This is a predicted structure of an 85-nucleotide RNA (c-di-GMP-I riboswitch aptamer) from a Candidatus Atribacteria bacterium. The organism belongs to Atribacteria, within Bacteria.
RNA sequence: GGUUGAAAAAGGCAAACUAUUCGAAAGAAUAGGGCGCAAAGUUAUGGACCUAAAGUCAAAAGACAAAGGUUGCCAAGCUACCACC
Numbered sequence: 001g002g003u004u005g006a007a008a009a010a011g012g013c014a015a016a017c018u019a020u021u022c023g024a025a026a027g028a029a030u031a032g033g034g035c036g037c038a039a040a041g042u043u044a045u046g047g048a049c050c051u052a053a054a055g056u057c058a059a060a061a062g063a064c065a066a067a068g069g070u071u072g073c074c075a076a077g078c079u080a081c082c083a084c085c
Stems, first nucleotide, its partner, number of pairs: 001085002004083002012037002017032006035072001041078003045075003048070003055064003
C1' cells in the first nucleotide's frame, strides 16, 4: 500500500428481552443479557425512516410541522485492531 477477510489468534462491540433513570413521544443512558457484527468505531453531511413537543391551521376531530431521534437502514467523510497478500 490493498475492489482481501477463508482459516486462526489477541481482543472489541452488543439485538431482542428484563430492571432503574431521563424524555411529550420516538428514543436514550446504566446494569444484566447475547441476536448478530470486520468497522455494529465515529460524524445526522446526503437520502431514507421514526416521533410530533413548540408552533401554524381547524368549531372540533384532526392535519401540517424537527430545532427531537435512528450510523445495528443505505451512502459519504474521518479514524483504527488482527490476519493475509
It was read from a public genome assembly, where an Rfam model found it.